Transfer RNA from a Candidatus Aenigmatarchaeota archaeon, 74 nucleotides, folded computationally.
Rfam family: tRNA.
It was read from a public genome assembly.
The coordinates come from a structure-prediction model, not an experiment, and the mean pLDDT is 85.
[in-house]
RNA sequence: GGGCCGGUAGUUAAGUCUGGUAUAAUAUCCGUCUGGCAGGCGGGAGGCCACGGGUUCAAAUCCCGUCCGGUCCA
Numbered sequence: 001g002g003g004c005c006g007g008u009a010g011u012u013a014a015g016u017c018u019g020g021u022a023u024a025a026u027a028u029c030c031g032u033c034u035g036g037c038a039g040g041c042g043g044g045a046g047g048c049c050a051c052g053g054g055u056u057c058a059a060a061u062c063c064c065g066u067c068c069g070g071u072c073c074a
Base pairs, nucleotide, nucleotide: 001073002072003071004070005069006068007067010026011025012024013023020057028044029043030042031041032040033039050066051065052064053063054062
């Protein structure tokens, strides 16, 4: 330098192909069960979806460029 894969909640991931309310687990907070802890159950909060631009009524998703990580080739 080139090919491919990835970047989404504090963390680990799904969702992207086929555009239409951003989701789960865990962590955290509240309530409840317990004498208390652990644990169970119920509920809440937490995201400008790596960045910039384009297409569209509408973009995490499609197109272009950039940055970062992984892997392969040179």